[in-house]
The RNA shown here (transfer RNA) has 73 nucleotides and comes from an Akkermansiaceae bacterium. The sequence was found in a public genome assembly. Its Rfam family is "tRNA". The prediction has a mean pLDDT of 84.
RNA sequence: GCCCCCAUCGUCUAGAGGCCUAGGACAGCUCCCUUUCACGGAGCAGACAGGGAUUCGAAUUCCCUUGGGGGUA
Numbered sequence: 001g002c003c004c005c006c007a008u009c010g011u012c013u014a015g016a017g018g019c020c021u022a023g024g025a026c027a028g029c030u031c032c033c034u035u036u037c038a039c040g041g042a043g044c045a046g047a048c049a050g051g052g053a054u055u056c057g058a059a060u061u062c063c064c065u066u067g068g069g070g071g072u073a
Stems, first nucleotide, its partner, number of pairs: 001072007010026004018056001028044005049065005
C1' cells in the first nucleotide's frame, strides 16, 4: 500500500428501518435492612466514534473520515 472485520453507559453486552429521546449485567451514588461491614431490597445517574447520504422515519442501510484488530507483500 491492498483486502477483511470491529466501534453502543466506567466495563461487558442486547439491538436485524417504526414496539428505542436506546434495554440488561457488573461497577458507581442515595435510601432501607444491620450494632457496623458484607449479603439482601428499593431507587438514581450514565452510551449509539465524527461527518454526509438514502428514507415519511436510521443505533440499524450506503459513502467518507477517525480509531482498533486481523491477513497479505